c-di-GMP-I-GGC riboswitch aptamer from Natronospira sp., 87 nucleotides, folded computationally. Lineage of the source: Bacteria > Pseudomonadati > Pseudomonadota > Gammaproteobacteria > Natronospira. The coordinates come from a structure-prediction model, not an experiment, and the mean pLDDT is 88.
[in-house]
């Protein structure tokens, strides 16, 4: 450098439930524990989700487009990091 054990010490915490924030996606706190060797950090690229604001259509209910919003536990990339069996 790479690799990842039915190893050790630890870490993290899906669904679901409660509370708070938010237009929503979702985030945060508590419970919970499906998983994870980068499930640590960063929205740079692609994907996905939402559509408040903006735009379009409609008599109207409403519908459509749009990220500057969200997701790092969707993939790529960048940065940093614990442990050490086997090959």
């Nucleotide at each position: 450098a790479g690799c990842g054990a039915a190893a050790a010490a630890g870490g993290u915490a899906a669904a679901c439930c409660c509370g708070u924030u938010g237009a929503a996606a979702a985030a945060c706190g508590g419970g919970g524990g499906c998983g994870c060797a980068a499930a640590a950090u960063c929205a740079c690229c692609g994907g996905u989700c939402u559509a408040a604001g903006g735009g379009g259509c409609g008599c109207a209910g409403g519908c459509c487009c749009u990220a500057c919003g969200a997701u790092g536990g969707c993939g790529g990339g960048a940065u940093u990091g614990c442990c050490g069996a086997a090959a």